This is a predicted complex of two RNAs, RNase P RNA and transfer RNA, with 429 nucleotides together. The coordinates come from a structure-prediction model, not an experiment, and the mean pLDDT is 81. It holds a member of the Rfam family "Bacterial RNase P class A". About the family: Ribonuclease P (RNase P) is a ubiquitous endoribonuclease, found in archaea, bacteria and eukarya as well as chloroplasts and mitochondria. It is annotated as a ribozyme.
[in-house]
This record gives sequence, structure tokens and C1' cells, in this order.
RNA sequence: GGAGUCGGCCAGACAGUCGCUGUGCCCUUGGGCAUGGAGGAAAGUCCGGGCUCCAUAGGGCAGGGUGCCAGGUAACGCCUGGGCGGCGCGAGCCGACGGAAAGUGCAGCAGAAAGGAUACCGCCGAUGGAUCCCUCGGGAUCACAGGUAAGGGUGAAAAGGUGCGGUAAGAGCGCACCGCGCCGGUGGCAACACGCGGUGGCGAUGGUAAACCCCACCCGGAGCAAGACCAAAUAGGGGAACGAUGGUGUGGCCCGCACUGUUCCCGGGUAGGUUGCUUGAGGAGCGCGGUGACGCGACUCCCAGAUGAAUGGCUGUCCACGACAGAACCCGGCUUAUCGGCCGACUCCACCU
RNA sequence: GGGCCGUUAGCUCAGCUGGUAGAGCACUCGGCUUUUAACCGAAUUGUCGUGAGUUCGAAUCUCACACGGCCCACCA
Repeated sequence: GGAGUCGGCCAGACAGUCGCUGUGCCCUUGGGCAUGGAGGAAAGUCCGGGCUCCAUAGGGCAGGGUGCCAGGUAACGCCUGGGCGGCGCGAGCCGACGGAAAGUGCAGCAGAAAGGAUACCGCCGAUGGAUCCCUCGGGAUCACAGGUAAGGGUGAAAAGGUGCGGUAAGAGCGCACCGCGCCGGUGGCAACACGCGGUGGCGAUGGUAAACCCCACCCGGAGCAAGACCAAAUAGGGGAACGAUGGUGUGGCCCGCACUGUUCCCGGGUAGGUUGCUUGAGGAGCGCGGUGACGCGACUCCCAGAUGAAUGGCUGUCCACGACAGAACCCGGCUUAUCGGCCGACUCCACCU
Repeated sequence: GGGCCGUUAGCUCAGCUGGUAGAGCACUCGGCUUUUAACCGAAUUGUCGUGAGUUCGAAUCUCACACGGCCCACCA
């Protein structure tokens, strides 16, 4: 200098002016002053929790979710560290990554055969058979029975691999090396690892569980339009179910518990206000513990709370010319969208000293 | 704001225990008819909303995204 990896941060800036809105104070019934006013995703609503109501959410079945190991956390499907597998020269990145030796199912077409199954082509002529020859020991031919998974062909998938021996031809049939299974040992909390030992010829144990299923762990339902209070108005009308062994109580069934004229439909009325509402698993820097996620401690700060719904318009200057997009009960994550810029750590290549 | 559902031919819908997707109407052509309708016969219909993944194989199973639709308050 070039190429790249990982982590973090910013999201036009400044000034003037006119507005909108929360809070506090003042004068006083609409003004004045002070001060606060969108995001890293406020989004998708995909997970997890708080909060509220229904039992203080209880038991069983059914149903759903998660899935290598250890830890973090309020909790999680998130995060951290490690293991294994894959990719990259590397920094690093990616992984729905339990079980197919409990059982059931599936594999169209092709192919001879598709699961404890196979002889289509090919190879062979050991054994049996047929024919022929014969010096009666045997030999030749055929490929009917048969042998054979080396070679071809089919398929996503067909029998551990390579070599040597062996054979009629072949084959873990035998052997060597590699791979694999099982048992033990060593290291590690564990997942797992081992160029440690022994053992098994290996059709043991093929694939598929984002097929049913099995195993382990977790999950009650509904959601701030939850819920609570005040006010206003109306026809407190009609119908249906049930008749206490009942009905209802927010997924389904049974039990349990609670209430006892309750629920549902049609019709009628009001569509006003207060609360829930923002101080919170909260933020900044510091110290300590931990590889890290994170935890602990003292100190300090208050940082939107609207409800037809505020957070904006205009002017000027400057630059790198400004992306995706906007709270609605609140948090922790994930995912998706996103013009550009800055900082830190690291890797590879080339050159110079 | 919260909850739920859907997307397959031009239209309305099947198919969703994985094996290359159909029905009715419409459209086109031919026949019948003087002509039209009706009727008869034939043919064309598709990125199964989009993109990934699992599997040998995906409309179907899983995940992400896009688009469209439905429901909700209080009182007696």
C1' cells in the first nucleotide's frame, strides 16, 4: 500500500423565526416564563417475561414447544464458553446437532433385485447332467441344473476401501494397511477426545423422526379494546338452553374449586371523563469477581406519555448532500428493512528498512 | 393497539396421511342452424403469493417475507 474478518458507535450540523404537546410556577380563564419531547430498528407480532382478570392456577388425559454439553438470566427457541461436523490459506464463519440395535410406515419412475431383499448382461465349468472321443487313467463340447456381487447397466440410495495371495470363476475366503463396531483404560464437571490396550471379518447397525413415534425437559387461559371507578341515556322488551345428578366461571374433555337465575342470540341506549401510564429486571462513568455472557458494590442522573392522537414548517450558512422508517401498557431477545461515515482489534498478500 | 384466517387456471373452488394438479363456468376452434342462443365434440389452460431449508422428490412439511380479509368498547 492492497484485500479481508470481527466488535462498537453516529444517523446531517449550527443559528433565527413561527407552531404542536407533557410537566412545574405565575398572573388569572388564556396567556407568560422555565423545562422535556421517537428508533436502532419504535416494524413483523416470531419467542420469553412483568402486570391485570379468571382458584393463591390445583390433578389427570389430550395438545403444543424445545432438543450436543456446561453456564448466564426474571425467563426464553436468546446469549456466552466448549465439543462435533462443514467452509475458508488465514483472521474467522455456518449448523432444527437427542434416538433408526422399542415398534409402525414410506421410497413414485427406472432397475433382475429397495430392506435382513437380488442373478438382467457378463464371468466360470469345480459338482451333477447330456453328447462325442478314448490308449478305459481320462479328455473335449454344451450351458440344462448350478456357482459367482470382481466388471457392466438402473437408481437419490444396491454388498467397507486399496493391494497381494487364493480360486473353475469369484468373494473378508486368507493376509497387510486404512476405515468401522464392541469392551476396557487415560484426560475432561460434561458433550467428547486419544498415533492407548484388547477384540470382532464387518449383510454386525442402510436411508428417512422439518413421517408417526420413543426419551428428557418445559408450557393453565385470555389480553391494557386486560382490569377498576364516575357520569349520561334507553323498551330494563322478545326468543332459546338448562331446571340443581343442572348451568356458568375464555382453547378441548374428566375431576376439583367458586357462584347460583345464569348464559347466549335478536332488539335498545351511550359512544364522555378519570385511572391503569410510565422510576424501570432503567441509564452513564468507577471499583471488584469471572476466559466470557454476566454478577456484586458505592456514587450519580430522571430521559416522550399522546387519545383524532404532539414530536413539525420556513429562512440562512456549511459539508461527505442525508437511508430505512415513526412510540400507543412496559421490558429481554430474534428476524426483517436500511444512504453513508467513524473508531478499535485481528488476518492474508506485495514492497521497503 | 391486540387476536385470527386466507393466497391453486381469466373467475369460483377441490386436492394438503409428500410421488410432476383437477372440477364447473368463461375463452378459442369445429359441428348443428338461414343466423344467434341452447346443445354436441375438441384443444389451450398454471413460476400452486415470493424466497430459503428438510427429503431422492414439496401445492402438501418447516422457517422468513409480501399481499388481502374478518373480529374487539361500555350500559341495562